A computed fold for a 730-nucleotide part of an RNA from Halorubellus litoreus, annotated as large-subunit ribosomal RNA, domain II. Rfam family: Archaeal large subunit ribosomal RNA. NCBI's taxonomy places the organism under Archaea, Methanobacteriati, Halobacteria, Halobacteriales, Halorubellus. The coordinates come from a structure-prediction model, not an experiment, and the mean pLDDT is 85. RNAcentral holds the full RNA, with entries from ENA.

[in-house]
Context: one part of a larger RNA
RNA sequence: GCCAGGGAGUGCAUCUGUCUGACGAGUCUAACCAGCUUCUCGCUGGGAAGGCGCAGGGAAACCGAUACGACCGCAGCCCCAUUCGGGGCCAGGGUCACCGUGUUCAAGCGCGGGGAGUCAAACGGAUGCGACCCGAAACCAGAUGAUCUACGCCUGGGCAAGGUGAAGCGUGCCGAAAGGCACGUGGAGGCCUGUUAGCGUUGGUGUCCUUCAAUACCCUCGCGUGACCUAGGUGUAGGGGUGAAAGGCCCAUCGAAUCUGGCAACAGCUGGUUCCAAUCGAAACAUGUCGAAGCAUGACCUCUGCUGAGGUAGCUCGUGGGGUAGAGCGACCGAUUGGGAGAUCCCACUUCGAGAGAAGUGGGCCUCCCUGUCAAACUCCAAACCUACGAGCGCCGUCGACGCAGGGAGUCCGGUGUGCGGGGUAAGCCUGUGCACCAUGAGGGAGACAACCCAGAGCCGGGUUAAGGUCCCCAAGUGUGGAUUAAGUGCGAUCGAAGGUGGUCUCAAGCCCUAGACAGCCGGGAGGUGAGCUUAGAAGCAGCUACCCUCUAAGAAUAGCGUAACAGCUUACCGGCCGAGGUUUGAGGCGCCCAAAAUGAUCGGGGCUCAAAUCCACCACCGAGACCUGGCCGCACCCAUCAUAUGGGUGAUCGUGUAGAUUGGCGCUCUGUAUGGGUGGAAGCACGGACGAGAGUUCGCGUGGACCAUACAGUGACGAAAAUCCUGGC
Numbered sequence: 001g002c003c004a005g006g007g008a009g010u011g012c013a014u015c016u017g018u019c020u021g022a023c024g025a026g027u028c029u030a031a032c033c034a035g036c037u038u039c040u041c042g043c044u045g046g047g048a049a050g051g052c053g054c055a056g057g058g059a060a061a062c063c064g065a066u067a068c069g070a071c072c073g074c075a076g077c078c079c080c081a082u083u084c085g086g087g088g089c090c091a092g093g094g095u096c097a098c099c100g101u102g103u104u105c106a107a108g109c110g111c112g113g114g115g116a117g118u119c120a121a122a123c124g125g126a127u128g129c130g131a132c133c134c135g136a137a138a139c140c141a142g143a144u145g146a147u148c149u150a151c152g153c154c155u156g157g158g159c160a161a162g163g164u165g166a167a168g169c170g171u172g173c174c175g176a177a178a179g180g181c182a183c184g185u186g187g188a189g190g191c192c193u194g195u196u197a198g199c200g201u202u203g204g205u206g207u208c209c210u211u212c213a214a215u216a217c218c219c220u221c222g223c224g225u226g227a228c229c230u231a232g233g234u235g236u237a238g239g240g241g242u243g244a245a246a247g248g249c250c251c252a253u254c255g256a257a258u259c260u261g262g263c264a265a266c267a268g269c270u271g272g273u274u275c276c277a278a279u280c281g282a283a284a285c286a287u288g289u290c291g292a293a294g295c296a297u298g299a300c301c302u303c304u305g306c307u308g309a310g311g312u313a314g315c316u317c318g319u320g321g322g323g324u325a326g327a328g329c330g331a332c333c334g335a336u337u338g339g340g341a342g343a344u345c346c347c348a349c350u351u352c353g354a355g356a357g358a359a360g361u362g363g364g365c366c367u368c369c370c371u372g373u374c375a376a377a378c379u380c381c382a383a384a385c386c387u388a389c390g391a392g393c394g395c396c397g398u399c400g401a402c403g404c405a406g407g408g409a410g411u412c413c414g415g416u417g418u419g420c421g422g423g424g425u426a427a428g429c430c431u432g433u434g435c436a437c438c439a440u441g442a443g444g445g446a447g448a449c450a451a452c453c454c455a456g457a458g459c460c461g462g463g464u465u466a467a468g469g470u471c472c473c474c475a476a477g478u479g480u481g482g483a484u485u486a487a488g489u490g491c492g493a494u495c496g497a498a499g500g501u502g503g504u505c506u507c508a509a510g511c512c513c514u515a516g517a518c519a520g521c522c523g524g525g526a527g528g529u530g531a532g533c534u535u536a537g538a539a540g541c542a543g544c545u546a547c548c549c550u551c552u553a554a555g556a557a558u559a560g561c562g563u564a565a566c567a568g569c570u571u572a573c574c575g576g577c578c579g580a581g582g583u584u585u586g587a588g589g590c591g592c593c594c595a596a597a598a599u600g601a602u603c604g605g606g607g608c609u610c611a612a613a614u615c616c617a618c619c620a621c622c623g624a625g626a627c628c629u630g631g632c633c634g635c636a637c638c639c640a641u642c643a644u645a646u647g648g649g650u651g652a653u654c655g656u657g658u659a660g661a662u663u664g665g666c667g668c669u670c671u672g673u674a675u676g677g678g679u680g681g682a683a684g685c686a687c688g689g690a691c692g693a694g695a696g697u698u699c700g701c702g703u704g705g706a707c708c709a710u711a712c713a714g715u716g717a718c719g720a721a722a723a724u725c726c727u728g729g730c
Base pairs, nucleotide, nucleotide: 001730002729003728004727005726006725011129012128013127014126015125016124017123018122020120021119022118023117026052027051028050032046033045034044035043036042056063057062066097069096070095071094072093076089077088078087079086080085098113099112100111101110102109103108132272133271135269139262140261141260142259143258144257150236151235152234153233154232155231156230157229158228159226161193162192163191164189168185169184170183171182172181173180174179198223199222200221203219204218206217207216238254240250241249242248275665276664277663278662279661280660285298286297287296288295289294300410301408302407303406304405305404306403310396311395312394314393315392316391317390318389319388320387321386322385326381327379328378334374335373338370339369340368341367342366345364346363347362348361349360350359351358352357414438415437416436417435418434419433420432421431422430423429443454444453445452458632459631460630461629462628463627464626468622469621470620471606472605473604477619479618480617481616482615483614484613490608491607499593500592501591503590504589505588506587507586508585509584510583511582512581520577521576522575523574524573526550527549528548531545532544533543556571559570560569561568633655634654635651636650637649638648639647640646666719668716670714671713672712673711674710675709676708677707684703685702687700688699689698690697691696
């Protein structure tokens, strides 16, 4: 890992609801007793002790209810019409009246009143217990451990060889002495070297790492007469010991040992929780919470009962409400350009004046005119839209809507798109709100892709379309007409910015042009004069002033380069050659630059250029579970029927679905009753056929060798694919 087998809402008690039964103003026995009895499971009879009910109100003292009077009226029944409909009696139901009691001066108000309960079985739920199952780390108690290891004590054992050479002592020398020095002798030391024995374990972060080994092997290394190593014995015990102290060690176990018990500890946390189908179908919100991974209540879902005639998701109209979008501000409020004119005041400066002061210029303030903008907390205006009530249409409703009451839940981590917000530089960001979708939604498209586009799937067929597509992969056009792009731009639902672009196409306007435009080429571009001044010089061209005149087709008192100054080269301007459009500005389309990322690139790929790209127009076709259509099934309702059997009918307005509620079935064990099968071959197993929507059922053949099935009732340790599930096999 696979397979087989095992494996999870149970029992008791109490409360509550549904359903069925028994009796009913009552109802039921409990313990226990007697008899009977195949398993001591039970059956029959007794046993009202007692419980619940039959009266409530009040804190209490205490007091204590209609035994039905009126009206409305559903179902039902009856009558008229037998088509719509109308009427009567009306159980149950409702309103009033009346009564009890509490409060109480009174009034009013609260609760209650015209009898339905009790017991039992089954089922739904709640609570307590292990309480659907498995799962801690822990906590407590009592025992067992110092044969490992830590430390202490007692009695023993062990340490090759070598080196160094302390004190002491001796001799000699020196000294007045104390003493010093030298040479010997001597043999101290938690001294040195050391694979002596023994003990340790520094580095290789070597080998090994399903190992030789649950700590080893090899090399290297430390200590090796001492706080040394070691044997045997003995002592200290779990909140305790021991510790040259690392939370170390206390038998492979230590920030509290091990074993057994309390114990099925508790777990708001993780995982798992077993057959089929039908109907409906959520919530991820609010409030509270030592609450935030939980729970309760409400909202939302489901089922049942009651009531009995209206209801209101859509549209239109009428009457009210609203101040958002937009817009506006010579309508407030606040912000916010530039210019002009005017007045007086303030400030600065200039001029004039002896001064007082006057004039002017600039700025500020104010008024008017023209011009340019804004506002969530501005509004002279003002939608769409929303909303309340009324009416009409539509739709739903006596096949029971709307409403009321009760049983059962789940949910209280949500997410995305879009409209409108708040925070943030931003985010697949945080936080609101309306709608839709995913969650709980399959199918087709978007390469793949929860929420984007199309479209809401009962089953089996046939056709038509949607979104999206039609060269090949790949179903369908290498479709038609026109235009653009040359960048592989693009063929991507990723449109890559500011800025730039004589790339190219289109549109519009102004000016010039056969009396010849624009560009190019050829020629002219002169004279007074080197204008005057300045200057060393100033001659068109340092600077200042002025900027005339002549000849002309035209030529500047010179636009640029250049020279020390001249010179020289161009330009303006004019003529000739040429021969048809030129030039400037604005707007638009498609492109281009801007353009950088980490393993090999790409539009899904191949590939595509009058397209298989882009824009406009058009015609075909493909394409889904959508739509149409044939058959069938289920569900709801109608008719017939005793019937939820069966038969017939209606459904455009029924058929998706997680959590969950409700309902109907399939299968397993055992028991009772009934009916059957089986050595002429039961169960089981294996293979094959048939039936059923399915859980499943049934038949045949083989094997097997003794039990099995059906119906109706009951019964339960009753259905496995998952739990790092348990056991076994392979």